RNAcentral holds the full RNA, with entries from ENA, Greengenes and SILVA. A computed fold for a 479-nucleotide part of an RNA from an uncultured bacterium, annotated as small-subunit ribosomal RNA, 5' domain. The prediction has a mean pLDDT of 89.
Context: one part of a larger RNA
RNA sequence: GGAUGAACGCUGGCGGCGUGCCUAAGAUAUGCAAGUCGAGCGGAAACACUUCGGGUGUCGAGCGGCGGACGGCUGAGUAACGCGUAGGAACGUACCCUAAAGUGAGGAAUAAGCACCGGAAACGGUGUCUAAUGCCGCAUGUGGUCUUCGGAUUAAACCCCUCGGGGGCUUUAGGAGUGGCCUGCGUAUGAUUAGCUUGUUGGUGAGGUAAAAGCUCACCAAGGCGACGAUCAUUAGCUGGUCUGAGAGGAUGAUCAGCCAGACUGGGACUGAGACACGGCCCAGACCCCUACGGGGGGCAGCAAUUAGGAAUCUUUCACAAUGGGCGCAAGCCUGAUGGAGCAACGCCGCGUGCAGGAGGAAGGCCUUCGGGUUGUAAACUGCUUUUACUCGCGAGGAUUAUGACAGUAGCGAGAGAAUAAGGGUCUGCUAACUACGUGCCAGCAGCCGCGGCCAUACGUAGGACCCAAGCGUUAUCC
Numbered sequence: 001g002g003a004u005g006a007a008c009g010c011u012g013g014c015g016g017c018g019u020g021c022c023u024a025a026g027a028u029a030u031g032c033a034a035g036u037c038g039a040g041c042g043g044a045a046a047c048a049c050u051u052c053g054g055g056u057g058u059c060g061a062g063c064g065g066c067g068g069a070c071g072g073c074u075g076a077g078u079a080a081c082g083c084g085u086a087g088g089a090a091c092g093u094a095c096c097c098u099a100a101a102g103u104g105a106g107g108a109a110u111a112a113g114c115a116c117c118g119g120a121a122a123c124g125g126u127g128u129c130u131a132a133u134g135c136c137g138c139a140u141g142u143g144g145u146c147u148u149c150g151g152a153u154u155a156a157a158c159c160c161c162u163c164g165g166g167g168g169c170u171u172u173a174g175g176a177g178u179g180g181c182c183u184g185c186g187u188a189u190g191a192u193u194a195g196c197u198u199g200u201u202g203g204u205g206a207g208g209u210a211a212a213a214g215c216u217c218a219c220c221a222a223g224g225c226g227a228c229g230a231u232c233a234u235u236a237g238c239u240g241g242u243c244u245g246a247g248a249g250g251a252u253g254a255u256c257a258g259c260c261a262g263a264c265u266g267g268g269a270c271u272g273a274g275a276c277a278c279g280g281c282c283c284a285g286a287c288c289c290c291u292a293c294g295g296g297g298g299g300c301a302g303c304a305a306u307u308a309g310g311a312a313u314c315u316u317u318c319a320c321a322a323u324g325g326g327c328g329c330a331a332g333c334c335u336g337a338u339g340g341a342g343c344a345a346c347g348c349c350g351c352g353u354g355c356a357g358g359a360g361g362a363a364g365g366c367c368u369u370c371g372g373g374u375u376g377u378a379a380a381c382u383g384c385u386u387u388u389a390c391u392c393g394c395g396a397g398g399a400u401u402a403u404g405a406c407a408g409u410a411g412c413g414a415g416a417g418a419a420u421a422a423g424g425g426u427c428u429g430c431u432a433a434c435u436a437c438g439u440g441c442c443a444g445c446a447g448c449c450g451c452g453g454c455c456a457u458a459c460g461u462a463g464g465a466c467c468c469a470a471g472c473g474u475u476a477u478c479c
Stems, first nucleotide, its partner, number of pairs: 001479004006475005013351006019344002021309001026307003030304003035066003040063002043059002047057003073262003082187007091179003096175008104138001106136002113128006143154004158167004188234003195225003200222008237259004241252004264285005287298004315341001317340003323337001324335004354384004364375004390415005398406001423468005429448002434463005444451002
C1' cells in the first nucleotide's frame, strides 16, 4: 500500500447493487416451512344450490396412489477414494422418451361406517357391514428368468367422456439423465509419536449385495503396512474460487456454484425405485413439557422470533404476479424454495451539500517587529441555476388474450425556493501541513526513533494549515 462477513470512537444527505451469528452443532415460547389427487374407492361431517333424490357443486375424516430421499439449513465429525483430477468394470434406476406385445375370467378380506366398551389424555378394544387402480389365486406367454436343453417358472387395473378418443396398468428391450462401487496421482502439522496389524494379508468353499470385494463365515497358509514416515497425536469439511503479489509464491475457503457429512446424543432397522430418512418409526440416554400419578408428549444446524454467549450480525413483514418444485387430465391446491419489501454507511459504485461576480481587502478571531500580516473572494451584497429533497400531475416494463406481491414503483412533466444536506484525522522526522498561550520529567503523547525537568512546531487549548470526505480514524487479521 492492498484486503475484510469485521468491531469500536466521532460524524452522517440521497440512490443503485450486494452483504449481514465468524461466538454456544447452547437451549427454545408462538406462528408458518409438504402436500396433493373425487378422472382409483366406499361414502357424506361441514358449506351452497336443489326437482328434496348424495341429486348437483363440493368435500372433513378414512382406504388407495404419487410426493415427503427434492428443495431449505449447518460444518459438529472426517487427514478419508472425503474432495480434486484422470480412468475402470461387476451394477441399480420411480417419473420422462423410443420400440414391441398384452390388459381375459374370478376370489377372500379390511378401514371408514354402525353398535357397545376402556382411558384424564395420548390413544385403544370387541362385535358386525362394505368398496377399490388395496390384497390373492387361475388363464395366456410375444417376451423375460433358470436349465441337466427334456423342460420348469413368471404379468396386469382400471378410470373419464361429446363414443371417437383421452388418461392409466403389465412384460420386455433400448435411450436420456442420475446414482452406487473400484483404481492411479494430488490433498495440514508433529519423530520430544518407530514400530503397527489377527478378519489382520492371501487362498479355497459357502453366505450376502443391485453390484466387484474378508463385505460376512468355516477351513488352510503366515502374511500385510512402515524413515519414499506406518501407527499415534493435534488441527481441519474439500473444490471452483477469494485476497495479495510483476510473477513465482503466500494466505484463505463468508456470500454464489459443485461434492461430502450431519439433523438433541448413541444405536437400529422398516417402507420404498431411491433413506438406514431434518419437520417418519423403534430402543437407550440427557434435557424440557402435560398428567386425574396409571401414563403420555417434544426436538428451529428450515423462515421469522426469544434467551444465553459475545467486540459483534436484521422483520415474529408481503406474495405465489414471475422462476422453479410436488400432486392433479385439467381447473387448481401447496410451496418461509423463490420473488419482493423492512432494518444496518457493513461493503462497492454514483450523486449532492450550489454557480458566477464581488476589496474600502468590512466586522470579529488569531498573530505582530504595532508598521502590519492572516482568516480572505471567504462573508455581506448583486445576478443565476434547481441535481437532490419537498408539493402536484401523468405513468411504463417485468405479462402471453387473462393474472402484478413489489407499488402508483421506475421514469416523465410542472411548481416554489439556496432552499433540505460536512465531518473526521493530522501538522518533530519517516510524512503533506506552524504559530501563540497553558503546563513544567507533572499532566500527558507515542507506529518506530523518541517528546515533557520554565523559550515544547512532539503534551493541552486556540488560530492557521495539510490529507481524505458521507465518511474519517483506531483495533484485529492476511498478503